[in-house]
RNA sequence: GGAGUCGGCUGGACAGCCGCGGCGCGCGUGCGCGUCGAGGAAAGUCCGGGCUCCGCAGGGCAGGGUGCCAGGUAAUGCCUGGGGGGCGCGAGCCCACGGAAAGUGCCACAGAAAACACACCGCCUACCUCCGCCUCGCGCGGAGCGGUAAGGGUGAAAAGGUGCGGUAAGAGCGCACCGCGCGGGUGGCAACACGCCGCGGCACGGUAAACCCCACCCGGAGCAAGACCAAAUAGGGGAGAGCGCGGCCUCCGGGCCGCAGCGUGCGGCCCGCACGAUCUCCCGGGUAGGUCGCUACAGGCGUGCGGCGACGCACGUCGCAGAUGAAUGGCUGUCUCCGACAGAACCCGGCUUACAGGCCGGCUCCCCCC
Numbered sequence: 001g002g003a004g005u006c007g008g009c010u011g012g013a014c015a016g017c018c019g020c021g022g023c024g025c026g027c028g029u030g031c032g033c034g035u036c037g038a039g040g041a042a043a044g045u046c047c048g049g050g051c052u053c054c055g056c057a058g059g060g061c062a063g064g065g066u067g068c069c070a071g072g073u074a075a076u077g078c079c080u081g082g083g084g085g086g087c088g089c090g091a092g093c094c095c096a097c098g099g100a101a102a103g104u105g106c107c108a109c110a111g112a113a114a115a116c117a118c119a120c121c122g123c124c125u126a127c128c129u130c131c132g133c134c135u136c137g138c139g140c141g142g143a144g145c146g147g148u149a150a151g152g153g154u155g156a157a158a159a160g161g162u163g164c165g166g167u168a169a170g171a172g173c174g175c176a177c178c179g180c181g182c183g184g185g186u187g188g189c190a191a192c193a194c195g196c197c198g199c200g201g202c203a204c205g206g207u208a209a210a211c212c213c214c215a216c217c218c219g220g221a222g223c224a225a226g227a228c229c230a231a232a233u234a235g236g237g238g239a240g241a242g243c244g245c246g247g248c249c250u251c252c253g254g255g256c257c258g259c260a261g262c263g264u265g266c267g268g269c270c271c272g273c274a275c276g277a278u279c280u281c282c283c284g285g286g287u288a289g290g291u292c293g294c295u296a297c298a299g300g301c302g303u304g305c306g307g308c309g310a311c312g313c314a315c316g317u318c319g320c321a322g323a324u325g326a327a328u329g330g331c332u333g334u335c336u337c338c339g340a341c342a343g344a345a346c347c348c349g350g351c352u353u354a355c356a357g358g359c360c361g362g363c364u365c366c367c368c369c370c
Base pairs, nucleotide, nucleotide: 001366002365003364004363005362006361007360008359009358010357012335013334014333015332016331017330018329020037021036022035023034024033025032026031027030039341043352044351046350047349048348049347050346051222052221053220054219058271059270060269061268063218064217065216066215067214068082069081070080071079072078083097084095085094086093087092098213099212103211104210105207106206107205120152121151122148123147124146128144129143130142131141132140133139160178161177162176163175164174165173179202180200181199182198183197184196185194186193187192226292227291228290229289236283237282238281239280240279244259245258246257247256248255249254262276263275264274265273266272297319299318300317301316302315303314304313305312306311336339
């Protein structure tokens, strides 16, 4: 000097005039003053929760989610650190990362054959059968019967790899080493690692973002949740169980308890539980106005301590939008990086996607000079 990689910040500014929303104060029915007023993603609605309601929300099945280990967190499918695998010279980056010896399925085409795995080309052929030749021999050649999967071919993948021995020719058939499986030892909380020890010729590929098995997690609905006030209408119309059995009490009207039956509620189903004629269901009508919920929180910032880190603890400090057909706009001047992606609607923690320009830092690689 160049290239790369990881992390952090910012994301127009100033002044004047007029115009908006919340809160507070003053004056007084409309003004004045003060103060605050969109994001790092407010986006996607993909996750996790807070909160509200469902009569106690129980147990199971079904269904759904996650999937290496250890931590963090209110919690998560998130984050941090580690292990294993893959990519990269490297700094770094990615992983839908439990199980194929529980079972089922699939692996096109090619190929003999795609998993208890038919032999295409080959190699061998002693014995046995047939034919031919002959030097009549355990001869030669061919075919059959048979052996083989080491060589070749096909394929993404084909009965572990290399070498030696052995064999008719071969083959873990045997042996050495490697690989694999099982058992042990050492280190580590663990996932795992090991140039460690022993046994075994060795279960025969892959695929589970195929079905499945295993481990763990999960009530439901959602701020249009829900609470209150006011007003209005038609407290309209229709349907339905029970009034059965047993016990107790009785003022003899009835009341209470249990069982059975019916209905409703608890996302689907079962069990269980609760309520019930002042109940349940269906049709129709009215209101769709106001207030609360609505912003002080798992909150922001600073310092110190602990921790590799995510983060935790202690102290101090600050209050930072609450609209509701929906608030920050218009004009002028100056500066300037000449301005990207883009506007809260109950709130928070994540992930993902979009992003012009600018600033800062760590680390890696290459080149040159001293």